[in-house]
RNA sequence: AAAGGGCAAACCGCCGGUGACGGCGGGGCGCAAAGCUCCGGACCUCCAUGAGGGGGAGGUGGCCGAGCUGCCGAA
Repeated sequence: AAAGGGCAAACCGCCGGUGACGGCGGGGCGCAAAGCUCCGGACCUCCAUGAGGGGGAGGUGGCCGAGCUGCCGAA
C1' cells in the first nucleotide's frame, strides 16, 4: 500500500438514573486498537459542611498515560 472487515461521534426515539451518564434502535463525526481495565493524572456529577479548602461516593476508556489482548500485510 492492499484485502476482509470492525467500532461508532453529534443528533433523534424508547428505557434506566438525583445527576454526570449508561442500555437498545436509528444515524456516521471520526478511529489501526475508538478492544478491555479506574492503576495514575485530568475533567464531569452527587453528598455532607454557613461557605471555601479538603473529603466520600459515582461518571467519562472517543481526555491522556499505563497495563493486558488483537485482524491483515512488506513483515